[in-house]
């Protein structure tokens, strides 16, 4: 590398050092960042694996060890399903009404076609346990 599981709405420094332009896995968006990104250290968060104390036992604490984790739901998405009332938003067509010489342009209505709101699984990812 890859295969199993289990978890992915919650918590954690809006004045901590040191460090300097980049970040948030990828895609396509919106974010984050010299009122200082990433990475280091120190705090913090949490309780997955050990361990310890309660327990007949399910299960609970405690944070000593081994990870993790510390802007946004795993930031939306990206395939599939459902739901598509009342709605948005794009383009195209017809009317009609203004102003023009005439087109364009504007404003309304009708109508067609596509997205878009919510949900649900799934893929992908991350992160532990374990396999190899």
């Nucleotide at each position: 590398a890859u295969c199993u599981u289990a978890u992915c709405a919650a918590g954690a420094g809006c004045a901590g050092g040191u460090g300097g332009a980049g970040g948030g896995a990828c895609u396509a968006g919106c974010c984050c960042g010299a009122u200082g990104a990433a990475a280091c250290c120190c705090g913090g968060c949490a309780a997955c694996c050990g361990g310890c104390g309660u327990g007949u036992g399910a299960a609970c604490g405690c944070a000593c060890g081994g990870u993790g984790c510390u802007a946004a739901u795993u930031c939306u998405u990206g395939c599939a399903g459902g739901a598509g009332a009342c709605g948005g938003c794009u383009u195209c067509u017809u009317u009609u009404a203004u102003g023009u010489a005439u087109g364009a342009c504007u404003u309304a209505a009708a109508g067609a076609a596509g997205c878009u709101a919510c949900c649900u699984g799934a893929c992908a990812g991350a992160u532990g346990a374990g396999a190899g």
Notes: The prediction has a mean pLDDT of 76. Predicted 3D model of a 132-nucleotide RNA (SAM riboswitch aptamer (S box leader)) from Paenibacillus pini JCM 16418. The sequence is in RNAcentral, with records from Rfam and Ribocentre. It matches the Rfam family "SAM riboswitch aptamer (S box leader)". Gene Ontology term of the family: regulation of gene expression. Lineage of the source: Bacteria > Bacillota > Caryophanales > Paenibacillus > Paenibacillus pini.